[in-house]
RNA sequence: GGGCCUGUGGUGUAGCGGUUAACAUGCCUGCCUGUCACGCAGGAGAUCGCGGGUUCAAAUCCCGUCAGGCCCG
Repeated sequence: GGGCCUGUGGUGUAGCGGUUAACAUGCCUGCCUGUCACGCAGGAGAUCGCGGGUUCAAAUCCCGUCAGGCCCG
């Protein structure tokens, strides 16, 4: 330098172009308990790496770019 894959709450992952971006774990509050843990109920937290384009509508499709990984030279 070329090609491919990955990037989504704190962490790990889901998410055929269409309802409020879902699940687990963690965190906060309450209940429970003599206390903690477990359990139960509720809550906060991601505008989807970044910029642009296509579309009535984009996490999803296209282009560019950044970071990580693998392969080729």